c-di-GMP-I riboswitch aptamer from a Nitrospirota bacterium, 98 nucleotides, folded computationally. Rfam family: c-di-GMP-I riboswitch aptamer. From the family's description: GEMM was predicted in a large-scale screen for bacterial structured RNA regulatory elements. The source organism's lineage runs through Bacteria, Pseudomonadati and Nitrospirota.

Parts: sequence; C1' cells; structure tokens
RNA sequence: GUCCAGAAACGGCAAACCGGUCGAAAGACCGGGACGCAAAGUCACAAAGCUUCGCUUUUGCGAUCGGUAUCGCAAGGCAUGCUGGUUGGGCCUCCUAA
Repeated sequence: GUCCAGAAACGGCAAACCGGUCGAAAGACCGGGACGCAAAGUCACAAAGCUUCGCUUUUGCGAUCGGUAUCGCAAGGCAUGCUGGUUGGGCCUCCUAA
C1' cells in the first nucleotide's frame, strides 16, 4: 500500500410520521423528526418490486348506427416512469484494536 474485518474514537446519513412543493401515480425535493445504517456515499447495467398520464388487432357492458365502424365505462396486458434504505454489479471512500 492492497484485500478481508469492525472493539473504540472523530464524525456522517436519516425510516415511519407531520407540514409544504412537484407529479396522473409510484414517488422525488425542502423543513421538522429518528427506525435504523460501516458504505443507508454514488451510478438505473442486470434482476426484482411499485405505479400507469400514455399505448393496446385482449375481454365485457352501454350508446350512436346502413355498418365489419365510432365513442364511453370497467377489467386485463405493457414502461418510456419510480425504488440505490430490495438484491447483484461498477466507481469513490474516514478511522483503526483483535
């Protein structure tokens, strides 16, 4: 110096909840607040989960109708969205007993 590790010290971050703002929502940001965290620093590449403004040659119902069509509602499916305090992975990184 690097890789493991985490007793101590200096510190750090900040869950739920409350208030405000943005967003269709999931959720994010700011303030308060601490459940916890040795990477609870950072990055959406992979998986997983969440949401559905939007899309849908999926289904049902209704309306209009010359109609194979159009419109509306409900359900289903799909991220281009979100989650790094879900996991994996990349990058950066304070201290130092065993």